Source information: The part of an RNA shown here (large-subunit ribosomal RNA, domain IV) has 343 nucleotides and comes from a Roseiflexaceae bacterium.
Context: one part of a larger RNA
RNA sequence: CCCUGGUUAAGGAACUCGGCAAUUUGACCCCGUACCUUUGGUAGAAGGGGUGCUCCGGCCGGUGAACCCCGUACGGGGGGAGCGGGAAGGAGUUGCAGCAAAGCGGCCCAGGCGACUGGAUAACAGAACCACAGGUCCGUGCUGAAGGCGUAAGCCGACGUAUACGGGCUGAUGCCUGCCCAGUGCCGGAAGGUUAAGGGGAGGGCUUAACGGCCUGAACUGAAGCCCCGGUGAACGGCGGCUGUAACUAUAACAGUCCUAAGGUAGCGAAAUUCCUUGUCGGGUAAGUUCCGACCCGCACGAAAGGCAUCACGAUCUGGGCAGUGUCUCGACCAGGGGCUCG
Repeated sequence: CCCUGGUUAAGGAACUCGGCAAUUUGACCCCGUACCUUUGGUAGAAGGGGUGCUCCGGCCGGUGAACCCCGUACGGGGGGAGCGGGAAGGAGUUGCAGCAAAGCGGCCCAGGCGACUGGAUAACAGAACCACAGGUCCGUGCUGAAGGCGUAAGCCGACGUAUACGGGCUGAUGCCUGCCCAGUGCCGGAAGGUUAAGGGGAGGGCUUAACGGCCUGAACUGAAGCCCCGGUGAACGGCGGCUGUAACUAUAACAGUCCUAAGGUAGCGAAAUUCCUUGUCGGGUAAGUUCCGACCCGCACGAAAGGCAUCACGAUCUGGGCAGUGUCUCGACCAGGGGCUCG
C1' cells in the first nucleotide's frame, strides 16, 4: 500500500455524472393512517405506543382425577381437584439499553415510459424491448376449409366447423380514432379496347400431264391479364404556398390568388420528438443546461407504425424532500488476510 470486516469527535451529501457504496429501518401486539381510485385498492401508507424479571389475586378457553347419582355397561349425568394454555390488571425490581444476540422494508412528494402477473440477450444490457387479456381488419362453408410440413404417401389444422381456425396491425381500462381513393395494393364489374395457342379458311405458292400432296395464309372467332368503370384507409400511404386587411401599435376572425387526391380535425406540444435553445414566464435553490407548471414561433406531434388521460404495479428512467449516515471536510484507529523486508 491492497483486500475483507469493525469503531469514529464536530459537521451531515459539502462527495459524486449520479447518495455509487455504506448507514438507517427491521419481529410481534395495540393505536392510527392522506391524496387519488377502476371502490378491489393505495396500506405494513405515513406516524406513534408497548415488550425483561419477581410476586399477587381474579378472569377466559383446553384436559379432566377423586367423589356422588342412575343402575350393570368399555354406558350416561353431575362434579370439579390436578396439569397445562391465553389475554388483561395491580404491586415491585433491575440495566445505558428488556423483539438487549440472530434473522429482518428506510420513508415521502412530483414527473416520463410500459396497464398489470409473466418472458428475454446461458457468460457486459431485465429495460421504455417481447408477450399479454382486450380491440379491429383480412382469409376460410369443410367428401380434401383457409393455411402449413413433405418429392410423394401422408400428416398438422382437427377427431375441430365461423362464439371455429389461419394471418396482419394495435395492445388493460376510460374518452376517442377526423380529411384524402389522384398513385400503389386489394375487392367488385355478363359492356367495350388489346391479347396467345386453338378454331377458321378468302387468297397465294411449290410440285404434277392430271388427281392428289405439301407450304403459306386475310377476314372472322378465341381466356386470364392489362386498359377501362366503380369500391376500399384499424389497406401501402398522404394530410400546402403567397399576398393583403381592424380607429395607437401589434396581431389578423376576414379577403384575394396559385396549386392539390385532400390540405392535419380532437387532443397534446421546447415533448424518450425543439435545430436555433440554458426559448420565454412562473415554481423550487443563496445560486437550477436538469426538474415541475405554463406559453405555442410543432426546424421535424397527431389519432390502432393509434391520440390523449389513467388507479394499481416496476431490482424501470428523471427531479425534489425527511430521517440517518466515513460518500465527503479528513483523516484516524482496531482485527484478519495479502503484498513487502529478513531468515